Predicted 3D model of a 71-nucleotide RNA (transfer RNA) from Caulobacter sp. Its Rfam family is "tRNA". Gene Ontology term of the family: triplet codon-amino acid adaptor activity. The sequence was found in a public genome assembly. Taxonomically the source falls in Caulobacter (Bacteria, Alphaproteobacteria, Caulobacterales, Caulobacteraceae). The prediction has a mean pLDDT of 82.
């Protein structure tokens, strides 16, 4: 300066147009003399900004961020 990959909950991952799931972590209850394990509840998220669409995480277009390949 040019391609390209990646962006979803604290972490790790789903979800390819139609109410955005789970696992592990935290939080509360239950159980136990207590502790650990169990169980059950609830809390939380789609990387910005615009555009299409009745409806976008999903399509487009710009951007940021990380990482990889040329030069």
């Nucleotide at each position: 300066g040019c391609g390209g990959a990646u962006g979803u909950a604290g972490c790790u991952c789903a979800a390819u147009g139609g109410u955005a799931g789970a696992g592990c972590a935290g939080g509360a209850g239950c159980u136990u003399c207590c502790c650990a394990a169990g169980c059950u509840c609830a809390c939380g998220a789609c990387g910005a900004g615009g555009g299409u669409u009745c409806g976008a995480u999903u399509c487009c277009c710009u951007u940021c961020a990380u990482c990889c390949g040329c030069u």